RNA sequence: CGAUUUCUUCGGGGUGAGGCGUAACUCCUCAACCGGCGGUGACAGGCCGCGAGCCGGUUUAUAAACAACCGGUUGAACCGGUGCAAUUCCGGUCCCGACGGUAUAGUCCGGAUGGGAGAAGAAAGCG
Numbered sequence: 001c002g003a004u005u006u007c008u009u010c011g012g013g014g015u016g017a018g019g020c021g022u023a024a025c026u027c028c029u030c031a032a033c034c035g036g037c038g039g040u041g042a043c044a045g046g047c048c049g050c051g052a053g054c055c056g057g058u059u060u061a062u063a064a065a066c067a068a069c070c071g072g073u074u075g076a077a078c079c080g081g082u083g084c085a086a087u088u089c090c091g092g093u094c095c096c097g098a099c100g101g102u103a104u105a106g107u108c109c110g111g112a113u114g115g116g117a118g119a120a121g122a123a124a125g126c127g
Stems, first nucleotide, its partner, number of pairs: 001127002004124007015031005032107002034097002036050004045095002053073007077093005099110003
C1' cells in the first nucleotide's frame, strides 16, 4: 500500500403576505425557500446509475406478518460564454418533486428515535 473479516460512528433539506371560504401553510394572487448517495476529462435536484417509496413474485412458517432476494414502476434543461475538456463552472431563461392524512401539499402532520445508497475511522490476520 492492497483486498478480506469484525466492530464503531455518521448518513435529507425547505414559506411569507394577502384573497375567497364554515373550513385551505394544500386553492387563487404576489413573492420565497429546499435539493440524499456514487459516477463523470471541471464542481450536477434536471446527464448515467443507486437508495427510499409503491406494486407483484420467490423462500421459511399452521396461517398471517416480518426479513431477505428477484422483477416491475419511479420527475425535471435548454441557449450563450470560457476552456483541451463543462446539459456539472459563469450569464440568461425554464423545469421537477413518493405515499397516507386534511379544502387539492416538494415546504404542515404521519410511517420515521425507521430504513438506506453510501462516507469516515479502528482492530486482526493475509498478500
Molecule: FMN riboswitch aptamer (RFN element)
Organism: Candidatus Zixiibacteriota bacterium